[in-house]
RNA sequence: UGACGCGUGGCGGGAGAAUUCCGUCCUAGCCAAGUGCGGGUGCCGUAGGAGCAAUUUCCUCCCCAGGAAACUCUCAGGCCCCCGUACCGCCACGAACAA
Numbered sequence: 001u002g003a004c005g006c007g008u009g010g011c012g013g014g015a016g017a018a019u020u021c022c023g024u025c026c027u028a029g030c031c032a033a034g035u036g037c038g039g040g041u042g043c044c045g046u047a048g049g050a051g052c053a054a055u056u057u058c059c060u061c062c063c064c065a066g067g068a069a070a071c072u073c074u075c076a077g078g079c080c081c082c083c084g085u086a087c088c089g090c091c092a093c094g095a096a097c098a099a
Stems, first nucleotide, its partner, number of pairs: 006094008018041001020040005026034002042079003048075001049073003056069005
């Protein structure tokens, strides 16, 4: 001097699933509609959580073993739009190491 990788932040990209049924408050006004709350049924998986029981993939290790996940389950959450989201790319900063 110090890459890859790690942590933090910024920018960009980024889904899915009934704006369903009933009751009710308010807004509103006369058909009706919207927001909130409560209940029912159905559904989603990309915040979080749980599990390796199965599948697929990855890693370790030599074993028919263990761990993890974008896998599985949906506890919470969500199902108009918006917000947000795992993940990906770029940039900046930080600590430390290989060379």
Glycine riboswitch aptamer from Glutamicibacter arilaitensis, 99 nucleotides, folded computationally. The coordinates come from a structure-prediction model, not an experiment, and the mean pLDDT is 79. The RNAcentral record of the sequence draws on Ribocentre. Lineage of the source: Bacteria > Actinomycetota > Actinomycetes > Micrococcales > Glutamicibacter.